Guanidine-I riboswitch aptamer from a Burkholderiales bacterium, 118 nucleotides, folded computationally. The RNAcentral record of the sequence draws on Ribocentre. Of the family's consensus pairs, 100% are formed in the model.
RNA sequence: CUGAAUGAGCGCUAGGGUUCCGGGCCGGCUCCAUGCCGGCUGAAGACUGGUCCGAGAGCACUCGGUCGCGACAGCAGCAGCGGUGGCGGCUCCACGGAGGGACAAAAGCCCGGGAGGU
Numbered sequence: 001c002u003g004a005a006u007g008a009g010c011g012c013u014a015g016g017g018u019u020c021c022g023g024g025c026c027g028g029c030u031c032c033a034u035g036c037c038g039g040c041u042g043a044a045g046a047c048u049g050g051u052c053c054g055a056g057a058g059c060a061c062u063c064g065g066u067c068g069c070g071a072c073a074g075c076a077g078c079a080g081c082g083g084u085g086g087c088g089g090c091u092c093c094a095c096g097g098a099g100g101g102a103c104a105a106a107a108g109c110c111c112g113g114g115a116g117g118u
Base pairs, nucleotide, nucleotide: 007063008062009061011059012058015053016052020050021049022047023041024040025039026038027037028036029035064091065090066089067088068087069086071084072083074081075080093113095116099111100110101109
């Protein structure tokens, strides 16, 4: 000095909070229980749950990209050219705030492979 679309989608995970469901606690109705209603509760161990959000630098898959091979058809100035589908290879690397934004809320989400640093 130099890669490459530093590609896209989908499912999940680490992680995240608390709308909803469930759990716990308190109160009211009630003689009590059941039940119903209301409030609080997710914390550096106090709710290990379901739903929910969720990774550029996590996982898996699919598509795409690119290179090569050979097949088929086509064109050709006979050197080759590009098209379709197939098979195979590659698709690397990656430190990072503060602040802000969304949904109920938060986050490894988004701004953002940003600022900055090496």